Model confidence (mean pLDDT): 82 of 100. A computed fold for a 72-nucleotide RNA from Sphenodon punctatus, annotated as transfer RNA. Rfam family: tRNA. Rfam classes the family as a transfer RNA.

RNA sequence: GGGGAUGUAGCUCAGUGGCAGAGCGUUUUACUGCAGAUCAAGAGGUCCCCAGUUCAACUUUGGGUGUCCCCU
Numbered sequence: 001g002g003g004g005a006u007g008u009a010g011c012u013c014a015g016u017g018g019c020a021g022a023g024c025g026u027u028u029u030a031c032u033g034c035a036g037a038u039c040a041a042g043a044g045g046u047c048c049c050c051a052g053u054u055c056a057a058c059u060u061u062g063g064g065u066g067u068c069c070c071c072u
Base pairs, nucleotide, nucleotide: 001071002070003069004068005067006066007065010024011023012022013021018055026042027041028040030038048064049063050062051061052060
């Protein structure tokens, strides 16, 4: 220099153009000698950035950018 993949909660990841979700973690409660396990409830998001398309964009298009892989 060229090509490809990828960016969503603290972590790992889903998400068919119309409400942003799961597991784990975390907080509180119940259970008890204490803890763990279990039950219930809650908090936690600039969906990487800018622009376009659309009535409507996490999703589609273009550009930028971080990370990873391959070629040279």